[in-house]
RNA sequence: GACGCCGCCCAGGCGAUCGCUGGUCCGGCCCUCCGCGAGGAGGGACCGGGCGGGAGGAAAGUCCGAGCUCCGAAGAGCACGAUGCCGGGUAACGCCCGGUGACGGAAACGUCGAGGAAAGUGCAACAGAGAGAGACCGCCCGCGCCCGAGGCUCCGGCCUCCGCGCGGGCAAGGGUGAAACGGCGGGGUAAGAGCCCACCGCGCCCGCGGCAACGCGGGUGGCAUGGCAUACCCCAUCGGGAGCAAGGCCGCAUAGGCGGGCGCGCCGCGCGUUGCCUCACCCGCGAGGGUGGGGCCGCGCGCGGAUCGUAGGACGGCUCGUCCGAAGUCCGCGGGUUGGCUGCUCGAGGUCGUCGGUGACGGCGGCCCUAGAGGAAUGAUCGCCCCUCCGCGAGGAGCAAUCGUCGCGGGGUACAGAACUCGGCUUACGGACGACGUCGACC
Numbered sequence: 001g002a003c004g005c006c007g008c009c010c011a012g013g014c015g016a017u018c019g020c021u022g023g024u025c026c027g028g029c030c031c032u033c034c035g036c037g038a039g040g041a042g043g044g045a046c047c048g049g050g051c052g053g054g055a056g057g058a059a060a061g062u063c064c065g066a067g068c069u070c071c072g073a074a075g076a077g078c079a080c081g082a083u084g085c086c087g088g089g090u091a092a093c094g095c096c097c098g099g100u101g102a103c104g105g106a107a108a109c110g111u112c113g114a115g116g117a118a119a120g121u122g123c124a125a126c127a128g129a130g131a132g133a134g135a136c137c138g139c140c141c142g143c144g145c146c147c148g149a150g151g152c153u154c155c156g157g158c159c160u161c162c163g164c165g166c167g168g169g170c171a172a173g174g175g176u177g178a179a180a181c182g183g184c185g186g187g188g189u190a191a192g193a194g195c196c197c198a199c200c201g202c203g204c205c206c207g208c209g210g211c212a213a214c215g216c217g218g219g220u221g222g223c224a225u226g227g228c229a230u231a232c233c234c235c236a237u238c239g240g241g242a243g244c245a246a247g248g249c250c251g252c253a254u255a256g257g258c259g260g261g262c263g264c265g266c267c268g269c270g271c272g273u274u275g276c277c278u279c280a281c282c283c284g285c286g287a288g289g290g291u292g293g294g295g296c297c298g299c300g301c302g303c304g305g306a307u308c309g310u311a312g313g314a315c316g317g318c319u320c321g322u323c324c325g326a327a328g329u330c331c332g333c334g335g336g337u338u339g340g341c342u343g344c345u346c347g348a349g350g351u352c353g354u355c356g357g358u359g360a361c362g363g364c365g366g367c368c369c370u371a372g373a374g375g376a377a378u379g380a381u382c383g384c385c386c387c388u389c390c391g392c393g394a395g396g397a398g399c400a401a402u403c404g405u406c407g408c409g410g411g412g413u414a415c416a417g418a419a420c421u422c423g424g425c426u427u428a429c430g431g432a433c434g435a436c437g438u439c440g441a442c443c
Base pairs, nucleotide, nucleotide: 001439002438003437004436006434007433009431010430012385013384014383015382016381017380018379020054021053023051024050025049026048027047028046029044030043031042032041033040034039056415060426061425063424064423065422066421067420068243069242070241071240075320076319077318078317080239081238082237083236084235085099086098087097088096089095100114101112102111103110104109115234116233120232121231122228123227136174137173138170139169140168141167142166143165144164145163148161149160150159151158152157182200183199185197186196187195201223202221203220204219205218206217207216208215209214247342248341249340250339257333258332259331260330261329262328266305267304268303269302270301271300272299273298275296276295277294278293279292280291281290282289283288312324313323314322315321349368350367351366352365353364354363355362356361387412388411389410390409391408392407393406394405396403397402
């Protein structure tokens, strides 16, 4: 110097003029009350003035976690969803820190779909002999046949090679495939095979280090338990729902609207009543009829009570359970208001120092208040400066390439705007600084 990689910071500055917005204080103005009056108390749309404030590091995505509000007084289980190595941080998290392991990279470093395949189910096309199984090409042995070649020969023939057929052995070599029942070197074998051995890998046991994940070492065993769970699934942990358009208050206005489902259950009292039973009287020769009283079951109405609990409903889905509910309860359609105030900004807040910690972060102390709009404010103009690019001119260093300085003129400066508030993640984007790694050059 270049490239790579990691971390942190900034997001133009100053001044002037005009303008916007909210906070706070003062005054004016107006209203109400007290007071004879002076004046006092309270409130307020509006006006003026002083002081001080006014977008981000992502305000974005709406992906996680919360604070807060309502359902709601609130539980258990199932289902569903999320996370998934170990240890820590945090209000919490799927985030952050540190570590372990695996993978990528030459390295700094980055990434992780990081529990379980011996609970079960399932998938792996085609190719290939074979995908949890097995022989296509081949290798070896035996027997037989035998064109040909070589050797030997006692000239009868024999042996070997090539070729073919049958039988047996092999899973080492080659092939197919994304993947082939451990890898590699040697021994052994007819040829081979963990068949045997060393090393690696794997299982088991022991020791050491570490809180642990795990690592190191030793011993032992010839040892296969294949891959995929970002396939269903199993295991562990966590999880109510909806959300500031949550919610609260005031005001205005309407249709105390219409339809429907289920239902009016418990105890007591009173009244009425269908049916049944019974008594008395009357009529009738009798069967039977009439009137009145009492009782029982049921039903209706009214009153009262206890607070059981019916129908219906609430609790994300379902079940249990709990609660509201005694004449109601819910569903649907329709109508009115769509106005004002509040929630609304002091926070798990910021910042400086110090202590502890590898770190995330935490303790202690000091200082600070840093937007609250409500169709949505913070803008416009000018000048100077800063950064950068181009052109022209001057001048310096240098052999040169080139580098620096000054002046003038012109151009440019990213992504992008709060809306209840925080902790994160993800995405977009201009620039400065520093550490580390690699390469190159010079001294």